[in-house]
RNA sequence: AUCUUAUCCAGAAAGACGGAGGGUAGUGGCCCUAUGAUGUCUUGGCAACCGCUUCAGCAAUGAGGUAUGGUGCCAAUUCCAUCCUUGCUUACGCGAGGAAAGAUAAGUU
Numbered sequence: 001a002u003c004u005u006a007u008c009c010a011g012a013a014a015g016a017c018g019g020a021g022g023g024u025a026g027u028g029g030c031c032c033u034a035u036g037a038u039g040u041c042u043u044g045g046c047a048a049c050c051g052c053u054u055c056a057g058c059a060a061u062g063a064g065g066u067a068u069g070g071u072g073c074c075a076a077u078u079c080c081a082u083c084c085u086u087g088c089u090u091a092c093g094c095g096a097g098g099a100a101a102g103a104u105a106a107g108u109u
Base pairs, nucleotide, nucleotide: 001109003107004106005105006104007103008102013043014042015041016040017039021032022031023030026082027081028080029079044074045073046072049070050069051066052065053064054063055062056061078101083098084097085096086095087094088093
């Protein structure tokens, strides 16, 4: 890198460095940002995907515990919309479902 499956409205910041854009395609919104963002490092923290573990079960699996192991994460729902279907509305607009794309985990070639 490919493919498969699961999840994505919860949760969790201080310091140092640094100095201009950033929110990882595009477009349109909206937001963050010299009261120093994005990023990097340190420390701290959040979280049960894997792992470990308890109980039930023939098993599949279900319900718990554990942050010392492997990852992940710590502005805004994956910030929102975009494409399709659809409900209400005269309209503006407000909703619902799905897809696509993306992120993370576990597996796979």
The RNA shown here (SAM riboswitch aptamer (S box leader)) has 109 nucleotides and comes from a Cytophagales bacterium. The coordinates come from a structure-prediction model, not an experiment, and the mean pLDDT is 84. The sequence was found by an Rfam model in a public genome assembly.